[in-house]
Context: one part of a larger RNA
RNA sequence: CUGGGCGUAAAGCGCUCGUAGGUGGCUUUGUAAGUCAGGUGUGAAAGCCCACGGCUCAACCGUGGAAUUGCACUUGAUACUGCAUCGCUAGAGUAUAGGAGAGGGAAGUGGAAUUUCUGGUGUAGGAGUGAAAUCCGUAGAGAUCAGAAGGAACACCGGUGGCGAAGGCGACUUCCUGGACUAUUACUGACACUGAGGAGCGAAAGCGUGGGGAGCAAACAGGAUUAGAUACCCUGGUAGUCCACGCCGUAAACGAUGGGUACUAAGUGUCGGAGGCUUGACCUUCGGUGCUGUAGUUAACGCGUUAAGUACCCCGCCUGGGGAGUACGGUCGCAAGGCUGAAACUC
Numbered sequence: 001c002u003g004g005g006c007g008u009a010a011a012g013c014g015c016u017c018g019u020a021g022g023u024g025g026c027u028u029u030g031u032a033a034g035u036c037a038g039g040u041g042u043g044a045a046a047g048c049c050c051a052c053g054g055c056u057c058a059a060c061c062g063u064g065g066a067a068u069u070g071c072a073c074u075u076g077a078u079a080c081u082g083c084a085u086c087g088c089u090a091g092a093g094u095a096u097a098g099g100a101g102a103g104g105g106a107a108g109u110g111g112a113a114u115u116u117c118u119g120g121u122g123u124a125g126g127a128g129u130g131a132a133a134u135c136c137g138u139a140g141a142g143a144u145c146a147g148a149a150g151g152a153a154c155a156c157c158g159g160u161g162g163c164g165a166a167g168g169c170g171a172c173u174u175c176c177u178g179g180a181c182u183a184u185u186a187c188u189g190a191c192a193c194u195g196a197g198g199a200g201c202g203a204a205a206g207c208g209u210g211g212g213g214a215g216c217a218a219a220c221a222g223g224a225u226u227a228g229a230u231a232c233c234c235u236g237g238u239a240g241u242c243c244a245c246g247c248c249g250u251a252a253a254c255g256a257u258g259g260g261u262a263c264u265a266a267g268u269g270u271c272g273g274a275g276g277c278u279u280g281a282c283c284u285u286c287g288g289u290g291c292u293g294u295a296g297u298u299a300a301c302g303c304g305u306u307a308a309g310u311a312c313c314c315c316g317c318c319u320g321g322g323g324a325g326u327a328c329g330g331u332c333g334c335a336a337g338g339c340u341g342a343a344a345c346u347c
Stems, first nucleotide, its partner, number of pairs: 004318003007301002012315001014201004021194003025088002029084003033081002035077008049065006091191001092188004096183003103177007110154001115149007125136002162169002206247006215241002220236004258314006266292011277280001296303002320347003329340004
């Protein structure tokens, strides 16, 4: 390379947008590049293969044939593909009317709770644990009542509920804003799918500058435990967690399952629409989200119209374990480090 694969054995980029490229609905006519058929030329000789012949046979050699799957030119064919062209509406999109939603951004507001502070009542404990101690408290704690400050998070509703491409999103109100869904007709007329490079988004932690700091809490300190205890438990506690702006670009970024289209039994729950009648514990239909399960599939587990079934198109990735996601080089980053990514050696 061919071939085979990628849920769990090695293997789906964290996600999206999109350039080149690849692929692409129905139909008319033209063309004839691909494609198919015929012809001509060429495709050296030797060798291989076949037939016959020459050395007593064979190896070996000679003669003839076949083959040389190719290339060029030429004459045709026109189903399919391409190119050009006349059209179409089933793909895609736009308009109109609706309802749903923790989708995103900004501003404002609210109550519960924790903590601290001030004042009142009040007196000897409180806190903590397996048990304790460190710790707090007669300079009046804890408890309780009133008030104030400040930060962070939003109980119940809450749901294999919803929304988002993924990360993710949960108090309330207002403003700005993205997407999906349903229904009706109307419009555009293949405008589509995928997507190497590229660009953007991207939890937590971490980094820079400036704020903020209630609770929690790496590091750190002390108390316990223990043979030891650089831990688990306890008392404290700083970065951080929060905000603004700028970086980082990684996760078991998981459905460990790339995207698109079509086809292939049913049943049942739920969310959002629409239609119908006999208005119901009803029927039909579209789009999501779960469960069970047929055919089929799988090494098995399982998957099963939300496929891991049956096919096609495009991209990414895998090729024994260790060495190693290391070294070197390149590139990005303030740094931490990220991306790309070997070999010797060894089993």

This is a predicted structure of a 347-nucleotide part of an RNA (small-subunit ribosomal RNA, central domain). The coordinates come from a structure-prediction model, not an experiment, and the mean pLDDT is 88. Its Rfam family is "Bacterial small subunit ribosomal RNA". Gene Ontology terms of the family: ribosome and structural constituent of ribosome.